The part of an RNA shown here (small-subunit ribosomal RNA, central domain) has 346 nucleotides and comes from an Oscillospiraceae bacterium. Its Rfam family is "Bacterial small subunit ribosomal RNA". NCBI's taxonomy places the organism under Bacteria, Bacillati, Clostridia, Eubacteriales, Oscillospiraceae. Model confidence (mean pLDDT): 88 of 100.
[in-house]
Context: one part of a larger RNA
């Protein structure tokens, strides 16, 4: 390499936009690159394939003929291509809807928690399995008043909704992005995938400068234990929080790549529409759930949100271990990240 595969055995790129490329609707029409037929060259002999022969047989030898390549000329035009021309059903635009924690920004609300300042009060409080450490006559803990300040939004909250994906939840307000529904007015294959690139990417963690209310790595006590560098409990510093910037990785999970068509049903819910009385229902379109037949699976299971029947594209994989390590490269302020061996060894 080829075959075969990627939910869980080894294997889907964390996501997206897009370069090149690779694929790509319908009718008519011209070319003739690819494609097919005829014919012709050429392919040197030996030699291989085959058939028939000579040495008694066989190696070995002769005869004919046949292979698959390459030009050339002449045809056909189904289908690839490719030029012209159309068409609407892929795609995309308009009008009109309603729905959504989708992004970015500012504004402001109300519980809670600690911490200040007063009042009352007066002996305990906190904690656990049970203590202790912790705090408290310099008045704690409670409990009323008043104010500081940081963060987080109870209920509503729903296998509910948004968003490629990381993910997003009090309220209002500006700005914006995207999806559905009807409608069939406009363009007319404008598509899909995407190898490099390019953007985003959770949490930690990094730098710069701000904040710190509660948690809370590390650290310290106490306690438990043979021990206890741990569970427990008092404490507590980074980080948690906000601006700019960097890092770029997760069980980045549905452990299932995009897109597109086909292929019994039931039954929940979300946002349209139409119809029916505004109702229950029907019927349709998009989502999101469980069930379940064909079909698939090693088996679990999966089944119109497919792991099914195809069809295009990307990635990826090819015993265990060494090793996601060396080594080179590139990128990063750094931790460190991407790419990525072999020896031996079972």
């Nucleotide at each position: 390499c080829u075959g075969g595969g990627u939910g869980u055995a080894a294997a889907g790129g964390g996501a997206g936009u897009g370069u090149a490329g690779g694929c790509g609707g319908g009718c008519a029409u011209g070319c003739a690159a690819g494609u097919u037929g005829a014919u012709u060259g050429u392919a040197a002999a030996a030699g291989u394939g085959c058939a028939c022969g000579g040495c008694u047989c066989a190696a070995c030898c002769g005869u004919g003929u046949g292979a698959u390549g390459c030009g050339a000329u002449c045809a056909a035009a189904a289908c690839u291509g490719u030029g012209u021309g159309u068409c609407u059903u892929g795609a995309g635009u308009g009008a009109a809807g309603g729905a959504g924690a989708g992004g970015c920004a500012g504004u402001u609300a109300g519980a809670a928690u600690u911490c200040c300042u007063a009042g009352u009060g007066g002996a305990g409080c906190g904690g656990u399995g049970g203590a202790a450490u912790g705090c408290g006559u310099a008045g704690a803990u409670a409990u009323u008043a008043g104010g500081a300040g940081g963060a987080a939004u109870a209920c509503c909250a729903g296998u509910g909704g948004c968003g490629a994906a990381g993910g997003c939840g009090g309220a209002c307000u500006g700005c914006u992005g995207g999806a559905c529904u009807u409608u069939u007015a406009c363009u007319g294959a404008c598509g899909c995938u995407g190898a490099g690139g390019c953007u985003c990417g959770a949490a930690a963690g990094c730098g710069u400068g701000g904040g710190g209310a509660g948690c809370a790595a590390a650290c310290a006590g106490g306690a438990u234990u043979a021990g206890a560098u741990a569970c427990c409990c008092u404490g507590g510093u980074a980080g948690u929080c906000c601006a700019c910037g960097c890092c770029g990785u997760a069980a980045a999970c549905g452990a299932u790549g995009a897109u597109u068509a086909c292929u019994a049903g039931g039954u929940g819910u979300g946002g349209g529409u139409g119809u029916g009385a505004u109702g229950a229902g029907c019927a349709u379109c998009u989502g999101u759930g469980c069930c379940g037949c064909a079909g698939u699976u090693a088996a679990c299971a999966c089944a119109a949100u497919a792991a099914g029947u195809a069809a295009u594209c990307c990635a990826c994989c090819u015993g265990g271990g060494g090793a996601g390590u060396a080594c080179g490269g590139c990128c990063g302020c750094a931790a460190g990240g991407c790419u990525g061996a072999a020896a031996c060894u079972c």